Transfer RNA from a Candidatus Micrarchaeota archaeon, 73 nucleotides, folded computationally. The organism belongs to Microcaldota, within Archaea. The coordinates come from a structure-prediction model, not an experiment, and the mean pLDDT is 81.

[in-house]
RNA sequence: GCGAUUGUAGUCUAGUCUGGUAGGACUCUGCCCCUCCAAGGCAGAGACCCGGGUUCAAAUCCCGGCGAUCGCA
Numbered sequence: 001g002c003g004a005u006u007g008u009a010g011u012c013u014a015g016u017c018u019g020g021u022a023g024g025a026c027u028c029u030g031c032c033c034c035u036c037c038a039a040g041g042c043a044g045a046g047a048c049c050c051g052g053g054u055u056c057a058a059a060u061c062c063c064g065g066c067g068a069u070c071g072c073a
Stems, first nucleotide, its partner, number of pairs: 001072007010026004020056001028044005049065005
């Protein structure tokens, strides 16, 4: 330099193919329970890498950029 795959909470991940309320787990905060801790229960906080396009509507489709991984040179 070229090609392929990929990017979603602090961490891991579903959803993308087939556009229609962003879900789950861990973590964190508060409360309950308990003599205390742990475990358990309830509630809450927190995310679609960036820019543009298409569309009534984009995490999803298209283009560009950036990052990561792999391959070729």